[in-house]
Context: one part of a larger RNA
RNA sequence: CUGGGCGUAAAGGUGUGUAGGUCGUUGAGUAAGUCAAAAGAUUAAUCCUAGACACAAAUUCGUAUUGUCUUGGAAACUGCUCGCUUGAGGAAUAGUGUUGAUAAUGUAAUACCGGUGGAGCGGUGAAAUGCGUAGAUUAAGGGAGGAACACCCGAAGGCGUAAGCGAUUCUCUAUGCUAUCCCUGACGCUGAAACACGAAAGCUAGGGGAGCAAACGGGAUUAGAUACCCCGGUAGUCCUAGCCUUAAACGAUGGACACUAGAUAUUCCUGCGUUUAUGUGGGAGUGUCGAAGCUAACGCGAUAAGUGUCCCGCCUGGGGAGUACGGUCGCAAGGCUGAAACUC
Numbered sequence: 001c002u003g004g005g006c007g008u009a010a011a012g013g014u015g016u017g018u019a020g021g022u023c024g025u026u027g028a029g030u031a032a033g034u035c036a037a038a039a040g041a042u043u044a045a046u047c048c049u050a051g052a053c054a055c056a057a058a059u060u061c062g063u064a065u066u067g068u069c070u071u072g073g074a075a076a077c078u079g080c081u082c083g084c085u086u087g088a089g090g091a092a093u094a095g096u097g098u099u100g101a102u103a104a105u106g107u108a109a110u111a112c113c114g115g116u117g118g119a120g121c122g123g124u125g126a127a128a129u130g131c132g133u134a135g136a137u138u139a140a141g142g143g144a145g146g147a148a149c150a151c152c153c154g155a156a157g158g159c160g161u162a163a164g165c166g167a168u169u170c171u172c173u174a175u176g177c178u179a180u181c182c183c184u185g186a187c188g189c190u191g192a193a194a195c196a197c198g199a200a201a202g203c204u205a206g207g208g209g210a211g212c213a214a215a216c217g218g219g220a221u222u223a224g225a226u227a228c229c230c231c232g233g234u235a236g237u238c239c240u241a242g243c244c245u246u247a248a249a250c251g252a253u254g255g256a257c258a259c260u261a262g263a264u265a266u267u268c269c270u271g272c273g274u275u276u277a278u279g280u281g282g283g284a285g286u287g288u289c290g291a292a293g294c295u296a297a298c299g300c301g302a303u304a305a306g307u308g309u310c311c312c313g314c315c316u317g318g319g320g321a322g323u324a325c326g327g328u329c330g331c332a333a334g335g336c337u338g339a340a341a342c343u344c
Base pairs, nucleotide, nucleotide: 003316004315005314006313007298008297012312013197014196015195016194020190021189022188024084025083027082028081029080030079032078033077034074035073037071038070040069041068042067048062050060087187088184089183090182092180093179094178095177096176100172101171103169104168105167106149107148112142113141120131121130158165159164202243203242204241205240206239207238211237212236216232217231218230219229254311255310256309257308258307259306262289263288264287265286266285267284268283269282270281271280272279293300294299317344318343319342326337327336328335329334
């Protein structure tokens, strides 16, 4: 120095990436680490031994070990140097997808307008509030505005790092995978800090406001009804610019790599055979079942929760408490960091 864990018991929003940690290779070199050898030098405490204070402690003395320095060696491992091509990255050609951004266009409902028509409509378990002779509801037509994209394709399907992304079209734009195997030559992995993204709600300023709808008002129900049901209805929902930074941000499962029976379905790319119906392979995803194994069990099972390696984050009985105090961020709401007394 060395505990055990993180799907459901406490414990993992996402990415880029600095320091750090860590890292492929049957080749060559070097010798800093490392290993072994030799001779000497050398502090204190601890440890061991011995002696004296009656004993112990303290103290004194001695030896040895460890450590350090010097010399000449070894070369497996780590490091360094030169290489290598399998990891990683790049180029060219081809295929695929709701990735993102901007603009344009289309459709239903609502309200309005003119005309039609003449008493109800609407709503519910049943009603009432509400709307309507100041002409509603209904059927046909017209122009307007805002928001959302039904049916089909459509699916256990696709894309994106996650949040998320579905009408149609143009333009711009990012990325993965596959085939050919040309180029660079370990350039990789992870990642404290930092930076960026981050549903919904909320906030600031300016627009917009059809539908829906917290709050609120009314009608019912009820013992009551600050609710469920009904009639209305404002923030909000939408856009632009800027904040906020949290979610059951879930696969409640951090990232990367390697290995470990199979069966079956499906998406994309592709090889071979055959000749249009399909057969058999390779790679990358998305699902279901399942051997070994794992698990307290449920279950997981090549998309691992199996077997290993590397790195980060986090947990350590319940409550008090994600609270107080302090710090920091924020316009605020609040976020991040984060105790203790006490109690069981």

About this RNA
Predicted 3D model of a 344-nucleotide part of an RNA (small-subunit ribosomal RNA, central domain) from an uncultured bacterium. The coordinates come from a structure-prediction model, not an experiment, and the mean pLDDT is 82. Its Rfam family is "Bacterial small subunit ribosomal RNA". Gene Ontology terms of the family: ribosome and structural constituent of ribosome.